[in-house]
Context: one part of a larger RNA
RNA sequence: GGCGUCUGGGGGAUGCCUUGGCGCACACAGGCGAUGAAGGACGUAGCACGCUGCGAUAAGCCGCGAGUAGGGGCGAGCACCCACUGAUCCGCGGAUUUCCGAAUCGGGAAACCGAACCCGCAAGGGUUAUCUCUUUCUGAAUCCAUAGGAGAGAGAGGCGAACCCGGGGAACUGAAACAUCUCAGUACCCGGAGGAAAGGACAUCAACAGAGACUCCGCUAGUAGUGGCGAGCGAACGCGGAUGAGGCCAGUGGUCUUCGUUUAAGAACCGGAACGCUCUGGAAAGGGCGGCCAUAGCGGGUGAUAGCCCCGUACGGGUAGAAAGGACGAGGAUCCUCGAGUAGGGCGGGACACGUGAAAUCCUGCCUGAACAUGGGGGGACCACCCUCCAAGCCUAAGUACUCGUGUGCGACCGAUAGCGAACAAGUACCGUGAGGGAAAGGUGAAAAGCACCCCGACAAGGGGAGUGAAAGAGACCUGAAACCGGACGCCU
Numbered sequence: 001g002g003c004g005u006c007u008g009g010g011g012g013a014u015g016c017c018u019u020g021g022c023g024c025a026c027a028c029a030g031g032c033g034a035u036g037a038a039g040g041a042c043g044u045a046g047c048a049c050g051c052u053g054c055g056a057u058a059a060g061c062c063g064c065g066a067g068u069a070g071g072g073g074c075g076a077g078c079a080c081c082c083a084c085u086g087a088u089c090c091g092c093g094g095a096u097u098u099c100c101g102a103a104u105c106g107g108g109a110a111a112c113c114g115a116a117c118c119c120g121c122a123a124g125g126g127u128u129a130u131c132u133c134u135u136u137c138u139g140a141a142u143c144c145a146u147a148g149g150a151g152a153g154a155g156a157g158g159c160g161a162a163c164c165c166g167g168g169g170a171a172c173u174g175a176a177a178c179a180u181c182u183c184a185g186u187a188c189c190c191g192g193a194g195g196a197a198a199g200g201a202c203a204u205c206a207a208c209a210g211a212g213a214c215u216c217c218g219c220u221a222g223u224a225g226u227g228g229c230g231a232g233c234g235a236a237c238g239c240g241g242a243u244g245a246g247g248c249c250a251g252u253g254g255u256c257u258u259c260g261u262u263u264a265a266g267a268a269c270c271g272g273a274a275c276g277c278u279c280u281g282g283a284a285a286g287g288g289c290g291g292c293c294a295u296a297g298c299g300g301g302u303g304a305u306a307g308c309c310c311c312g313u314a315c316g317g318g319u320a321g322a323a324a325g326g327a328c329g330a331g332g333a334u335c336c337u338c339g340a341g342u343a344g345g346g347c348g349g350g351a352c353a354c355g356u357g358a359a360a361u362c363c364u365g366c367c368u369g370a371a372c373a374u375g376g377g378g379g380g381a382c383c384a385c386c387c388u389c390c391a392a393g394c395c396u397a398a399g400u401a402c403u404c405g406u407g408u409g410c411g412a413c414c415g416a417u418a419g420c421g422a423a424c425a426a427g428u429a430c431c432g433u434g435a436g437g438g439a440a441a442g443g444u445g446a447a448a449a450g451c452a453c454c455c456c457g458a459c460a461a462g463g464g465g466a467g468u469g470a471a472a473g474a475g476a477c478c479u480g481a482a483a484c485c486g487g488a489c490g491c492c493u
Stems, first nucleotide, its partner, number of pairs: 001492009015478001016443002020414002022411007029403002031159002039100003042055003046078002050074002061094005070082003105114003115128005130156009163194001164192005174181001178228001204211002215242005225233002246395003249339001251336001253335011269317003275290005291308002293297001299311003344368008354380001375390005430437002450477001453465004
């Protein structure tokens, strides 16, 4: 040095576990905000770093309810307290709620700086942004007026995951290049609203039979069409379903709002059946024996696997005040009188599955411009006949879309390199001027019983005894693979 056997170190795979995720279903909720939100800064405990809670009344204050023996959050410690005169915890309601933030007295490099006025002895409290509407006063050039100015009242503003409507609106890409075309009215930007939004009660279809608002789904159908007739785009009639509702324009109305009556559901929470002996074991829920309950044998916990030990589960009970919802009645506010610069036409665009096409229909930037039910629109150029409907006013549930969020349940979903980026002080540490990027990191034991005491050592680290424990070869931790590094012994060289 090699090989073999044994035994360690190192490392953290694997197995098992789960407090965390992921997805779905149903129900609820679908908003919060000048009564100052969302989100933060700074504080706040006897000692207090982070998180949580809270706000100078600061891990809290008050009332009501519920509930019972312990409690002072995670968080163990010391100290000191609270509590059967009912605390802690839980539900509902209220009080307080610094500073920043729409931030709104002015400024500002957010959490800071600086004011005026009113009330108050003081401490302190309050008011003072802008826009819109209404209203009062005032009031130029300029006589009346108007603009403007000053006040009063009301509203708005900002945030929020997706869904919705509207105004704008790409390119990569595809066409095997590329320009019409496509991607796509997508992404993105802006405005607005609601729990849904939009649409909606035929100037609609149909085809000589008729149907009867709108929305959504399945078909019709990749059909008819459209298309450098390329790539592609792509209906409708009709049928089957979901739902179902029609109203109004001066009134028996719509919408909003106030009051009264009535009403379902609804909080914390409460009751809630039935088991013993024995064996093994550290421990019984396991084995054996014999019972019991079940409208409860879902689930979790307990020293291993428990219907009957604990929490629960089925089932039953319970509830304040108010809000909100429904129904009915009364009052108030507001809106609306049949639709003309409209229909139609010309030019230019856009939307319709339809790219200008034979191009109807719808919208309109410019120019024009009717009729008045004895009328008008449509039936895919256009004309006639025929059929059908009544534009240029308004409102309208349900069926449909979505899930930041709450509750319950479930999973041939994951099980710590998985599952959310995050099971842990995670959008943390850290990186970046910034926009932004973005981790790693779970497991002692049934119980800390977390190794008193002794020895070596430096009053270390670490180790050896001793002790606890079922186990310490569970001691910073379950199990503990491999790479890699040792030791002992045997054999070979």
Molecule: large-subunit ribosomal RNA, domain I
Organism: Rhizomicrobium sp.